[in-house]
């Protein structure tokens, strides 16, 4: 120094094209039901500037550009 993949919720990850249109699942937490109690099990709720800065658009997780950080390869 050049190249491919990836960064979304406290962890793990969808969601990225075809086709931009209300940001999700899962365990975790927090309440409630269930029980003598407590685990399971069940219903609820909280919790996210979607790496950063900018550009396109009416509207960006999603398009384009730059920069940061990880993983792998090349030299």
């Nucleotide at each position: 120094g050049g190249a491919a993949c990836g960064g979304u919720a406290g962890c793990u990850c969808a969601g990225u094209c075809u086709g931009c249109g209300u940001a999700g699942a899962g365990c975790g937490g927090c309440c409630g039901c269930c029980u003598g109690a407590a685990a399971a099990g069940c219903g609820g709720c909280a919790g996210g500037u979607c790496g950063u800065c900018g550009g396109u658009u009416c509207g960006a997780a999603u398009c384009c550009g730059u920069c940061c950080c990880g993983u792998u390869c090349c030299a």
A computed fold for a 75-nucleotide RNA from a marine sediment metagenome, annotated as transfer RNA.
Its Rfam family is "tRNA".
The sequence is in RNAcentral, with records from ENA.